[in-house]
Molecule: c-di-AMP riboswitch aptamer (ydaO/yuaA leader)
Organism: soil metagenome
RNA sequence: AGCCGAGUCCCCCAGGCACGCCUGAGGGAUCGGGGGAACCACUUGGGCCACCCGCAUGCGCGGGCGCCCUGGGGCUAAUCGGGCCGCUCGGCCCGUAGCGCCGCUCUUUCGGCGCGAGCCCGUCAGCUAACCCCGUAGGCACGAGAAAGAGA
Numbered sequence: 001a002g003c004c005g006a007g008u009c010c011c012c013c014a015g016g017c018a019c020g021c022c023u024g025a026g027g028g029a030u031c032g033g034g035g036g037a038a039c040c041a042c043u044u045g046g047g048c049c050a051c052c053c054g055c056a057u058g059c060g061c062g063g064g065c066g067c068c069c070u071g072g073g074g075c076u077a078a079u080c081g082g083g084c085c086g087c088u089c090g091g092c093c094c095g096u097a098g099c100g101c102c103g104c105u106c107u108u109u110c111g112g113c114g115c116g117a118g119c120c121c122g123u124c125a126g127c128u129a130a131c132c133c134c135g136u137a138g139g140c141a142c143g144a145g146a147a148a149g150a151g152a
Base pairs, nucleotide, nucleotide: 002140003139004138008029009028010027011026013024014023015022016021031135032134033133034132035131040126045069046068047067048066051064052063053062054061055060071124072121073120074119075118080095081094082093083092084091085090098115099114100113101112102111104151105150106149107148108147109146110145
C1' cells in the first nucleotide's frame, strides 16, 4: 500500500476536458453466472374427463394421454423461524443459516463491530461432455484490537 463485489485489463472510434482523465459505441483478454446428453439420481399433491388400453361386464375399477389448480426455478452471504400492526396486500420488530470488517498479505485462535437486502424467468429448469447464451455493474469509507505461525 483503502474496502465490499465476478465486475478488471488492453485496443480502436466519436465526443468532452481543468490534460489527471471522463462519457458513449465496437472488439479482445480475464473473471463470474446460466442453459444443455449419456451414466447416475429423483419421480409432490388435488380435481376433471372426451379419447385409448386392460380387467370386469349388474354401467364400474385400474392405467395411459390431455386439461385445470396448488407451482417451480435462477442471481446473491442475504436463508429459515417467531411476534406485532384487525386481514391474504403492505409494514415493523426479534432471532437465525450464512457473509463481511477490525489497515502489508495469508492461516488459526481470542475479542469487538456490521450485513442478513434486492432483482429476474414465466408454468420451464436435477446432474451434465460437446455446444449455446449472458454479465464483467454498482456502492462504501475511515483511526485501523490481541496472540501464534508462514511470507512480501